Predicted 3D model of an 81-nucleotide RNA (c-di-GMP-I riboswitch aptamer) from a Desulfuromonadales bacterium.
């Protein structure tokens, strides 16, 4: 310091659910609850994947969502074995 991760500190996040706005749509921002759940569930579509909208008889192709789906990649809290 790196690997590694405890029923351990210390705080963090946020599956749901309510409400609101944005978008045709998948979703997504804002407030409040949170008992799913997570050591990168921090942040970024590079590669696979889902998932929408349009065109397309179809294969497909474009535009786009998901980083809480894997896998890389940049960051980064705490330290018992």
């Nucleotide at each position: 310091u790196c690997c590694c991760g405890a029923c351990a500190a210390u705080g963090c996040c946020a599956a749901c659910c309510c409400u609101u706005c944005u978008g045709u749509g998948a979703a997504g921002g804002g407030g409040g609850g949170a008992g799913c759940g997570g050591a990168a569930a921090g942040c970024g579509a590079c590669g696979g994947g889902u998932c929408u909208u349009u065109g397309u008889g179809a294969g497909c192709a474009a535009a786009g969502a998901c980083g809480g789906c894997c896998g890389g990649g940049c960051u980064g809290c705490c330290g018992a074995a």
The coordinates come from a structure-prediction model, not an experiment, and the mean pLDDT is 86. The sequence is in RNAcentral, with records from Ribocentre. Its Rfam family is "c-di-GMP-I riboswitch aptamer". The family is grouped with related families in Rfam's "c-di-GMP_I riboswitch clan".